[in-house]
Molecule: RNase P RNA; transfer RNA
Organism: Neomoorella mulderi
């Protein structure tokens, strides 16, 4: 200086004036009440508010209980309220590196499936090699021998199919052959010895067991269901209903949640209280597994103490407009209960570590 | 704002446990007729919404994204 990899961050800077949404003090006006106007201070989108794809808080059905069925979830140990998510490590791939990537349990429990091609796709004999036996032809005295036919046996070396072919490469053996032996190598199993494991390493051992589980299905772990339009409460009337006490809780037979089934509440008798639904109002509704410094522990994720700060909360739904400087002339994009996360989308920018190639001291 | 569904040819839809994607209509040719219809015969025409994976192979299996649609007060 050029290439590049990881992690953090910002996302048009400053003023000024107008207008809008909460929130608060003040004063006025109205009404049973709720409220309404003017002033003044404070504050007022995002890193992804998205997609709704996982995990949880809260609410309401049993306080969420057994079982089936149904679903996710996958190498290990942790971290967390929990997670399919982070962290840190196993293994296995790619990259010269620095560092990425992986849905990475089980295929010697069982079922299934691998089209076409191939003899055969899970246990096989088409050609090919070696053999035996018959029978015919050649040479021959004959017997052997070659060749051709037929009926047998052997062989996984070679040929050819294929995505994938029965461990692989040599070397001995062998009628040809073969882990039959036997080195090395890759796989299995066992033992020691590290390690909390995943897994390593090293020794023996026998000699072999194709491939899909994001096919069933086995295994080891989690899951009731619904979702703030949850739900609660005010407010004209009737039927439903709601809230306390007693019985009763033996069968039946209905309702109440979730796909089923069992459980579980509820039907009865007294007091007491009040009215679905539409329109409409309050509530939930924003202080919260909250941010932000400092300190301690951890390799990390994270966790604990201090101290400090309040940071939208709307319901036809505010967050815009103009002017002034200035710069590299501004992307993707707009809260609707709330939080962690994934994950899609994005003009440009700024810093910190590490890598490699080239100069130069 | 919350739940859920669907995408295959120009239109309508099929497409079993992954193995070269079809049917009817409509299009075009030729025939048949004076012409045109209606019959016959023949022919075309698709990256299966989109990317990414799993597999020897995906329209199908997973997963991420696009585009439309239906339900709740």
């Nucleotide at each position: 200086u050029g290439a590049g990899u990881a992690a953090a961050c910002c996302g048009g800077a400053u003023g000024g004036c107008c207008g809008c949404g909460g929130g608060u003090u003040g004063c006025c006006c109205u009404u049973c009440a709720a409220g309404g106007g003017c002033a003044g201070c404070c504050u007022g989108a995002g890193g992804a508010a998205a997609g709704u794809c996982c995990g949880a808080g809260c609410u309401c059905c049993a306080c969420a209980g057994g079982g089936c069925a149904g679903g996710g979830u996958g190498c290990u140990g942790g971290a967390u309220a929990a997670c399919g998510u982070c962290c840190a490590g196993u293994g296995g791939g790619g990259g010269c590196g620095a560092c990425c990537c992986c849905a990475a349990g089980g295929a010697a429990a069982g079922u299934g499936c691998c089209a076409c091609a191939g003899a055969a796709a899970c246990a096989g004999a088409c050609c090919g090699c070696c053999u035996g036996g018959c029978g015919g032809u050649u040479u021959u005295u004959g017997a052997g021998g070659g060749c051709c036919g037929c009926c047998g046996g052997g062989u996984a070396a070679g040929g050819g199919u294929g995505g994938a072919a029965a461990g692989g490469u040599g070397a001995g053996g062998u009628a040809a052959g073969a882990g039959c032996u036997c080195a090395c190598c890759a796989g299995c199993a066992g033992u020691u010895a590290g390690g909390c494991g995943a897994c390593u390493a090293a020794c023996u051992g026998g000699c072999u067991a194709g491939g899909c589980a994001a096919a069933c299905c086995c295994c080891a772990c989690c899951c009731g269901g619904a979702g703030c339009a949850a739900g609660a409460c005010c407010g004209a009337a009737u039927a439903g209903g709601g809230g306390g006490g007693c019985a009763g809780u033996c069968a039946a037979g209905g309702g109440g949640u979730g796909g089923c089934c069992c459980g579980c509440c509820c039907c009865g008798c007294c007091c007491c209280c009040g009215g679905g639904u539409a329109a409409g109002g309050u509530c939930g509704c924003u202080c919260g597994a909250g941010g932000u410094g400092c300190c301690a522990g951890g390799c990390a994720a994270c966790u604990g103490g201090c101290a400090u700060c309040c940071c939208a909360g709307a319901u036809a739904g505010a967050u815009g407009g103009c002017c002034a400087u200035c710069c590299u002339c501004g992307a993707c994009a707009g809260a609707a209960c709330u939080c962690g996360g994934c994950u899609u989308a994005c003009a440009g920018g700024u810093u910190u570590g590490c890598u490699c190639a080239g100069a130069g001291g | 704002g919350c739940g859920c569904c669907a995408g295959u040819a120009g239109c309508u839809c099929a497409g079993g446990u992954g193995g070269u994607a079809g049917a009817g209509c409509a299009g075009c040719u030729g025939a048949c007729u004076c012409u045109u219809a209606a019959u016959c015969a023949g022919c075309g025409g698709g990256u299966c919404g989109u990317g990414g994976g799993u597999u020897c192979g995906a329209g199908u299996c997973c997963u991420a994204c696009c585009u439309g649609g239906c339900g709740c007060a």